[in-house]
RNA sequence: GGCACACACACGGGGUGCCGCGCACUGCGGCUGAGAACACACCCGUCGAACCUGAUCUAGCUCGUACUAGCGAAGGGAUUGUCGUGGACACCACGC
Numbered sequence: 001g002g003c004a005c006a007c008a009c010a011c012g013g014g015g016u017g018c019c020g021c022g023c024a025c026u027g028c029g030g031c032u033g034a035g036a037a038c039a040c041a042c043c044c045g046u047c048g049a050a051c052c053u054g055a056u057c058u059a060g061c062u063c064g065u066a067c068u069a070g071c072g073a074a075g076g077g078a079u080u081g082u083c084g085u086g087g088a089c090a091c092c093a094c095g096c
Base pairs, nucleotide, nucleotide: 001092002091005086006085007084008082009081010080011045012044013043014042017031018030019029020028021027051076052075053074057070058069059068060067
């Protein structure tokens, strides 16, 4: 000096459902959730269950689309970058 890895920043990817009310709307209230839309948010980036498809799926349980399991590592899915910050004292390289 380098390396696993973590973080930061940049870049990229993604979701936004259900129930009730209703003056019928970019409304109000409630539920689950990291997030339930417009955000300086949240989650995820191949070591990829973020998210999409199958799926208005199947079984159990439940007030319920909540919860558990299956489907299932099944098919797709963002090819990350940085002169940044930290970083084992093991290993590698160089010097003395």